This is a predicted structure of a 181-nucleotide RNA (c-di-AMP riboswitch aptamer (ydaO/yuaA leader)) from Wenjunlia tyrosinilytica.
Model confidence (mean pLDDT): 78 of 100.

[in-house]
Formats: sequence, C1' cells, structure tokens
RNA sequence: CGUGCGCCAUCGCCUAAUCCCGAACACCCUGGUCAGGGUGUCAGGGAACCGGGGAACCACCUCCCUCCCAACGCGGAGGGAACUGGGGUGAAUCGGGUCGGCUGGGCAACCAGCAGACUCGUAGGGGACCUUCCUGCUCCGAACCCGUCAGCUAACCCGGUCGGCGAGAAGGAAGGAAAGG
Repeated sequence: CGUGCGCCAUCGCCUAAUCCCGAACACCCUGGUCAGGGUGUCAGGGAACCGGGGAACCACCUCCCUCCCAACGCGGAGGGAACUGGGGUGAAUCGGGUCGGCUGGGCAACCAGCAGACUCGUAGGGGACCUUCCUGCUCCGAACCCGUCAGCUAACCCGGUCGGCGAGAAGGAAGGAAAGG
C1' cells in the first nucleotide's frame, strides 16, 4: 500500500414499513429515604403512510344452433361445444435457446405435452441533499397469500408498519433545502 473476513460507530439504500405519547420492568445519575431525570425493552394509544373489502353511475355477462314473447332485451325454454376455476400484495410480466428426465403415439427415424436446471432477452422497477428532465453506467426483473369468493366504488368496515442490504456515492439543466462566507 492492497485484498478478504468479523465487530462497533457514523452516514446511507430497497420497502408503506416511520414518528410521538406511554403503564410496567431493568440499569444509571441527583437530592437524601422518598421524589425527580436519563437510557433500553415493551403492554397499550395516537399521527402519518400503505393495503383489502364495500353503493349509485359506468363496465362486464363463454360460444354455437333451434324455438317463444305485448315487452327484441343483459329476456325465456331446450340442445350442443368448451371449461386450463378465480383473485390479491409486489417492479417482478412475456418470450427464445441448451441439457437431461417423465408421459403418450410410432417398427424406427421422429412427433407432442409436462415440470426442472442453466442461459439469453424483455414489459416494468432501483441506484447518496430533495423533486423533475436529459445522457451514461450498473443492478433487480423474486417470492408469498386467499380458498371457489371479491369489477369500479362515496359513506362505512377491516388490516399492516416487517424484513433485507452497502462503504458503493457518474455528469448536465431548472427549482428548492441545508451549511458556510
């Protein structure tokens, strides 16, 4: 001097996931025997932010055939076909390729389907004072939940405030904030 790992502090990032009050408990300080203050954990409550359910209006109503109606419509009856349910949080959707495996058809070559691993893209999303715009670089492009049920949706009702990361920090323009002079 550089690199890797671990811990503490500081400052930050993704995310709605933060802030305030505060019983109780623990520790510390002061006075001096019972009070006050501080820190931490945390029951409970509040604010703010986030999410779900929930009218009217609007939207939607699987498809085909036949028949009926004063009402020709989102109507009624019958038959047939298809049926892989549907929905929510989230940026996380939609495709291609390779590999082997399983299932079905086939004498075989091979064909079709299913999920998996790897990989290449992609709708979309993130990246240091804040917001917006432009250019560039870079990263993500998951996971989970409800349980046959929910379009939108005022009033109203219900719920969440977890978790995971980093020493990385690009440039320009406009407005603002903070600090310094």
It was read from a public genome assembly, where an Rfam model found it. Its Rfam family is "c-di-AMP riboswitch aptamer (ydaO/yuaA leader)". From the family's description: This family represents a conserved RNA structure found upstream of the ydaO and yuaA genes in Bacillus subtilis and related genes in other bacteria.